[in-house]
RNA sequence: GUUACUGUUCAGGGCGAGGUGAAACUCCUCACCGGUGGUGAUGGGCCUUCUCUACGGCCACGAGUCCACGUGCGCAAGCUGAUUCGGUGCGAACCCGAAACCGACGGUCAGAGUCCGGAUGGAAGAGCAGUGCC
Repeated sequence: GUUACUGUUCAGGGCGAGGUGAAACUCCUCACCGGUGGUGAUGGGCCUUCUCUACGGCCACGAGUCCACGUGCGCAAGCUGAUUCGGUGCGAACCCGAAACCGACGGUCAGAGUCCGGAUGGAAGAGCAGUGCC
C1' cells in the first nucleotide's frame, strides 16, 4: 500500500403556534426533519510562485427527489416514494437562486414522515486493532 478474513466499536432526524372537535403531536393553516456508498463538472481552502493566472499536488465539505444500497412488503419470484424552472458555464440530474414534491408496517377516544410499538432488534456502511498477501 492493498485486498481478504477475524475481532471490536459506532451507525436517523423531526409537531413549535393556531383552528375544528367529546376526542387529533394523526384532520386543516403555518412549522420542522432528511440513513449509507457513488457521481458532484474547471465549486471551496491550502501548497507551489517575487506577484497574478493556468497547470500540478494536498485537504475538508458537497444530491431526501440522479445511479445504487439499506429500510419496508411478500412463502417465493419479485415489488418498494418524490423535481421542475431560472442563472452561471464549452458542459449542470449534482453548483447558485427560486418554487414544488416525497416519506414502511402495526397501534390510537380521530386518519401519523414527526407520538407509541416490534426495536436493549436488524442494517447499508464507517472507524479501529490483528492476521495474511504484494
A computed fold for a 134-nucleotide RNA, annotated as FMN riboswitch aptamer (RFN element). It matches the Rfam family "FMN riboswitch aptamer (RFN element)". Rfam links the family to the GO term FMN binding. Of the family's consensus pairs, 100% are formed in the model. It was read from a public genome assembly, where an Rfam model found it. The prediction has a mean pLDDT of 79.